[in-house]
Molecule: Guanidine-I riboswitch aptamer
Organism: Devosia sp. Root413D1
């Protein structure tokens, strides 16, 4: 100086809204309105917790191969997977959000 690699993925929670439920008010009893309605169903974090895979390095044991090697597979222990300030403004589903755009855009 450059070029990879820092992953996926269930569960929960911050947090979101109104499609069902409840609630609240009306009601011609068929429904209608209301999320500045705690709530249940739902939506849900890159940068929030947690569990699993995956991946990774190290001692050591055991197989293939080979016959010393190199390479592979599998298994025990303790391990490792860093950092991370962030608009507006757009999308979806019934809406809306810390969900997608987006570890953008810009900032340090």
């Nucleotide at each position: 100086a450059g070029a990879g690699u820092u992953g996926g993925u269930g569960g929960c929670u911050a947090g979101g809204g109104u499609u069902c439920c409840g609630g609240c008010g009306c009601u011609u009893c068929g429904g209608c309105g209301c999320g500045g309605c705690u709530g249940g169903u739902c939506c849900g974090a890159g940068a929030g917790c947690u569990g699993c895979c995956a991946c990774u390095g190290g001692c050591c044991g055991g197989g293939a191969g080979a016959g010393a090697c190199a390479u592979c597979c599998c298994g025990c222990c303790a391990g490792g997977u860093g950092c991370a300030c962030g608009g507006c403004g757009g999308g979806a589903c019934a809406a809306a959000a810390g969900c997608c755009c987006g570890g953008g855009a810009g900032a340090c």